[in-house]
RNA sequence: CAAGCUGGUCAGACGGCCGCAGGUCUUUUGGCCUGAGGAAAGUCCGGGCUUCAUAGAGCAGGGUGCUGGGUAACGCCCAGUCGGGGUAACUCGAAGGAAAGUGCCACAGAAAGGAAACAGCCUGUCACGAAAGUCGGCAGGCAACGGUGAAACGGCGAGGUAAGAGCUCACCGGCGGCCAGGUGACUGGCCGGCCAGGCAAACCCCACCCGAAGCAAGGUCAAAAGAGGGAAGGAGCACUCUGCUCCACAGGCUGCUCGUCUGCUCCCAGGGUAGACCGCUAGAGAUGGCUGGCAACAGUCGUCCAAGAGAGAUGGCCGUCCCCGGUGUCAACCGGUGACAGAACCCGGCUUAUCGACCAGCUUGCAUU
Numbered sequence: 001c002a003a004g005c006u007g008g009u010c011a012g013a014c015g016g017c018c019g020c021a022g023g024u025c026u027u028u029u030g031g032c033c034u035g036a037g038g039a040a041a042g043u044c045c046g047g048g049c050u051u052c053a054u055a056g057a058g059c060a061g062g063g064u065g066c067u068g069g070g071u072a073a074c075g076c077c078c079a080g081u082c083g084g085g086g087u088a089a090c091u092c093g094a095a096g097g098a099a100a101g102u103g104c105c106a107c108a109g110a111a112a113g114g115a116a117a118c119a120g121c122c123u124g125u126c127a128c129g130a131a132a133g134u135c136g137g138c139a140g141g142c143a144a145c146g147g148u149g150a151a152a153c154g155g156c157g158a159g160g161u162a163a164g165a166g167c168u169c170a171c172c173g174g175c176g177g178c179c180a181g182g183u184g185a186c187u188g189g190c191c192g193g194c195c196a197g198g199c200a201a202a203c204c205c206c207a208c209c210c211g212a213a214g215c216a217a218g219g220u221c222a223a224a225a226g227a228g229g230g231a232a233g234g235a236g237c238a239c240u241c242u243g244c245u246c247c248a249c250a251g252g253c254u255g256c257u258c259g260u261c262u263g264c265u266c267c268c269a270g271g272g273u274a275g276a277c278c279g280c281u282a283g284a285g286a287u288g289g290c291u292g293g294c295a296a297c298a299g300u301c302g303u304c305c306a307a308g309a310g311a312g313a314u315g316g317c318c319g320u321c322c323c324c325g326g327u328g329u330c331a332a333c334c335g336g337u338g339a340c341a342g343a344a345c346c347c348g349g350c351u352u353a354u355c356g357a358c359c360a361g362c363u364u365g366c367a368u369u
Base pairs, nucleotide, nucleotide: 001365002364003363004362005361006360007359008358009357010356012321013320014319015318016317017316018315020035021034022033023032024031025030037340041351042350044349045348046347047346048345049214050213051212052211056258057257058256059255061210062209063208064207065206066080067079068078069077070076081095082093083092084091085090096205097204101203102202103199104198105197118146120142121141122140123139124138125137126136127134128133154172155171157169158168159167173195174194175192176191177190178189179188180187181186218278219277220276221275229268230267233247234246235245236244237243238242249263250262251261252260253259285304286303287302288301289300290299291298292297322338323336324335325334326333327332
């Protein structure tokens, strides 16, 4: 100097005038403070909170899937292990089980999981032949060589054999055993010829986890409608009214079962109301120091309060500067909220979109010293 990788910050700035929402002060006029993001998006996960509700069990259903740690929790984050990509920095992983069972592997090929001989190789014999021999028949041995395919019952090399084969040997791979290291995933060493395709992002098995619904959740007040209406009864006990128990009936608790709860404070149908207030923003909050930890993060001390609308505020204008585009030699002039994009109960993540500017660290290449 060039090319890359990872992380972080900002999201136009300043001033003036007017306007809007919330808060606060003031008798009032009015003064002061704050006011849409890094993703507010997606609604993909996890929760807080509210109700069912007094709280369960099982089945079904769903989710996660290497190990250890973090967290309120997670499918997230951190650190590792193994595998893929990359020269590397780094990055990605749907990363448990195929010897529990079922299923699939088109076409080609002889044959696609206990399958197999198309072309063949070897031995013996028969037939033909003077002999060499034969696209010949039969019996036995073989799966090395050739072919098909993504994949053919480990690979490569040597020996051995009638021809071959882990048949034997060395190296490598898988599997199993032992030892060592590590919390663990796993790694290393030694021994053993044991050699048993792939797919579970197929059904399935195994381990762990999961109540349902959701702020249009749910409360309070006011008002209004109504002589409010309708369904389900048997038994027993007590008995003045009436009450209690059991069964039934009607419902709630997720889809089912068990169980449990409610009984004019249950259920069903109809009618009225749609107003005001709460929930509604002080938090698993932000931030600085110190301590512990490789880190994620945790503890502790201090400081700070950063929107709460409700058909829905967070805006408009002017000036200067910044940035972008155009014209122009320059000066200058013109245009542009100027990428992606607007809170709605809140928080922790993930994913997606995105104009740029800057900072820090790391990797590789080239040149110079």
Molecule: Bacterial RNase P class A
Organism: bacterium